This is a predicted structure of a 98-nucleotide RNA (SAM riboswitch aptamer (S box leader)). Its mean pLDDT, the model's own confidence on a scale to 100, is 85. Of the family's consensus pairs, 97% are formed in the model.
RNA sequence: ACCUUAUCAAGAGUGGCGGAGGGAACGGCCCGAUGAAGCCACGGCAACCUGCUCAAUUGCGGCAAGGUGCCAAUUCCGGCGGAAACGCAAGAUGAGGA
Numbered sequence: 001a002c003c004u005u006a007u008c009a010a011g012a013g014u015g016g017c018g019g020a021g022g023g024a025a026c027g028g029c030c031c032g033a034u035g036a037a038g039c040c041a042c043g044g045c046a047a048c049c050u051g052c053u054c055a056a057u058u059g060c061g062g063c064a065a066g067g068u069g070c071c072a073a074u075u076c077c078g079g080c081g082g083a084a085a086c087g088c089a090a091g092a093u094g095a096g097g098a
Base pairs, nucleotide, nucleotide: 002097003096004095005094006093007092008091013042014041015040016039017038021031022030023029026078027077028076043071044070045069048067049066050064051063052062053061054059075090079088080087081086
């Protein structure tokens, strides 16, 4: 990189270094010298995996927080089908696979 699957309207930032970009791509619209990306430290959110526990046949349970993840804007908005509900595509994250 690829395949499968679940979730994506909630939530959570300060400091140091750095020095012009960033928000996936394209279009838009935003963020940024009152300091972007990146790195580091500390902090926080959440609860996918995990551990413990309750229930009992598999849960809209509970607690913890070891492994990930995340901490502007609905996945920032926009695509395709559909009257709508909703489905699909693209993307992100987890878990599993080859």